[in-house]
């Protein structure tokens, strides 16, 4: 001093002036007047997860749909976070991961290549055999056989790398790494690491169907609750009923229907379903005191717990915080709650802090 990587915080700022909107408190002409004190985010967006509330409803088991997926924690709980373990990027700080299973089974793997999975050998190589024909007798050459070690092709070609061996070669054999099995250490795990064995095989691919494990009703505040007031407790059509008893009210079985995702069972009720026309679209509650925030203490590697004090911070409802004026300076992006929180993801002018890495220079 440049150049990064990780965390946290702010989100124009003061001042005047008129104006909005809940809410307390006084008056008082029941809607006004006064004073208090509050009044839009880190994402208030996405409507993408998980609750918490509320109703279907007294809601059980099962299948199928659907999420999730290495291990051990936090959490009310998640597909979220933390912390480890792998495997991958990156000189590092550090960052990614749709991370169970190809030895249950199907599907695919374009071009090129001879060949892409039981793998018909393109260019080659061999003649240890066997045969045919040439011959300077050295040796070519065709079939028949043998081979995949060597070239090309490709993203991948019957584990790699070396060393013997072979007629040329091939795990043929041997070493070392690879993989399988079987066992010690260490660690909850998930892994690591080490030792003995075995020459040991058809490669990827599941964010391809598919196996395996674990979750797992639905609908949503326009939920749902009450009050007051109006019409027309209107009109059509369709399904819905047998047996069996009776004191002729009715009662029981069975079948039908209907029940906030789909099928079956099990429960409940006894009607259901469609179409035409009328009426209301008012008001209050829900609605904000919360898995709450903040500040110190204490556990913990960390998410986060546990105490102890402080605080109360918008609740509108065609939907409030806005206009002007001056000063300043970083010159202001992305952007407006509508039942309530925990994440996730996405847009973003600029500035302040902290702690790590790399490079240069000086001393």
């Nucleotide at each position: 001093a440049g150049a990064g990587u990780c965390g946290g915080c702010c989100a124009u700022a003061c001042a005047g002036u008129c104006g909005c909107u809940g809410c307390c408190c006084a008056g008082c002409u029941u809607g006004c007047u006064g004073g208090g004190g509050a009044g839009a985010g880190g994402a208030a967006a996405g409507u993408c997860c998980g609750g918490g509330c509320u109703c279907c409803a007294c809601a059980g088991g099962g299948c199928a749909a659907g999420a999730c997926g290495c291990c051990a924690g936090g959490u009310a709980a998640c597909g979220c976070c933390u912390g480890g373990g792998a495997g991958g990027c990156g000189u590092g700080a550090g960052c990614c991961u749709a991370c169970g299973g190809a030895a249950a089974g199907u599907g695919c793997c374009a071009c090129a290549g001879a060949a892409a999975u039981g793998a018909c050998a393109c260019c080659g190589c061999c003649u240890a055999u066997g045969u045919g024909c040439c011959u300077u007798c050295g040796g070519g050459u065709g079939c028949a056989g043998g081979u995949a070690a060597g070239g090309g092709u490709g993203a991948a070609a019957u584990g790699g790398u070396g060393c013997g061996g072979u007629a040329a070669g091939a795990g043929c054999g041997c070493a070392c790494c690879g993989c399988g099995c079987u066992g010690g250490u260490g660690g909850u795990a998930a892994c690591a690491u080490c030792a003995g064995u075995g020459g040991c095989a058809g490669g990827g691919u599941a964010a391809a169907c598919c196996c395996c494990g674990u979750c797992c009703g639905g609908a949503g505040c326009a939920a749902g609750a009450c009050c007051a007031a109006a019409u027309a407790g209107g009109g059509a059509a369709a399904c819905a009923g047998a047996c069996c008893g009776u004191u002729c009210g009715c009662g029981g079985u069975c079948a039908g229907g209907u029940g906030u995702g789909g099928c079956c069972c099990a429960c409940a009720c006894c009607g259901u379903u469609u179409c035409c026309g009328g009426g209301u679209a008012g008001g209050u509650c829900g609605c904000u005191u919360g898995a709450g925030a903040c500040a110190c203490g204490u556990g913990g590697u960390g998410a986060c717990g546990c105490g102890u004090g402080u605080c109360c911070u918008a609740g509108a409802u065609g939907a409030a915080u806005g206009a002007c004026u001056g000063u300043g300076c970083u010159c202001g992006a992305c952007a407006g709650a509508a039942c309530c929180c925990g994440g996730c993801u996405u847009a973003c002018c600029g500035g302040c802090c902290g702690a790590c890495u790399c490079u240069u220079a000086u001393u």